A computed fold for an 85-nucleotide RNA, annotated as c-di-GMP-I riboswitch aptamer. Of the family's consensus pairs, 95% are formed in the model. Rfam family: c-di-GMP-I riboswitch aptamer. From the family's description: GEMM was predicted in a large-scale screen for bacterial structured RNA regulatory elements. Gene Ontology term of the family: cyclic-di-GMP binding. Its mean pLDDT, the model's own confidence on a scale to 100, is 87.
């Protein structure tokens, strides 16, 4: 230095539910909470995937397509604390 990851140390983050707010929705923000996390830090127009479908397009009027909207706590990329085996 790389891999690795302990009933170690120091700290950190915060799922679901519920309450308030934003949004067409997905989802996000704040509070509460703590399921979990060694990257649950950062990045989604320029890697893959997933969700939504307002506007638009199509329609046999049932609906279908579509991201310019989201998700990194799906994988991924970049960066990083500690140090037992």
């Nucleotide at each position: 230095g790389a891999c690795c990851g302990a009933c170690a140390a120091u700290g950190g983050c915060a799922a679901a539910c519920c309450c308030g707010g934003u949004g067409a929705a997905a989802a996000c923000c704040g509070g509460c909470g703590g399921c979990g996390c060694a990257a649950a830090g950062c990045u989604c127009a320029a890697g893959a995937g997933u969700c939504u479908a307002a506007a638009g397009c199509c329609u046999g009027c049932g609906g279908g397509c579509c991201a310019u909207g989201a998700c990194a706590g799906u994988c991924a990329g970049c960066u990083g604390c500690c140090g037992a085996a």